Model confidence (mean pLDDT): 80 of 100. A computed fold for a 64-nucleotide RNA from an Acidobacteriota bacterium, annotated as Fluoride riboswitch aptamer (crcB RNA motif). The sequence was found by an Rfam model in a public genome assembly.
[in-house]
């Protein structure tokens, strides 16, 4: 001083808040999909959830 492994805390899980709950991660998890391209780029497309449920916001078709 580097590894490993626990443990206590925290953080993460494609756009907001909570709740429960799964999973990951200790400086990392995480940063969506498809086509076309050697890579750069480029174009398309789905969702506020990781799963449940509410709330907040967006878009679409009805009704009133």
């Nucleotide at each position: 001083a580097a590894g490993a492994u626990c443990g206590a805390a925290g953080g993460c899980g494609a756009u907001g808040g909570a709740g429960u709950u799964c999973g990951c991660c200790u400086g990392a998890a995480c940063c969506g999909u498809c086509c076309g391209g050697c890579a750069a780029c480029g174009g398309a497309c789905u969702g506020a959830u990781g799963a449940c449920u509410c709330c907040u916001g967006g878009c679409c078709g009805c009704c009133g």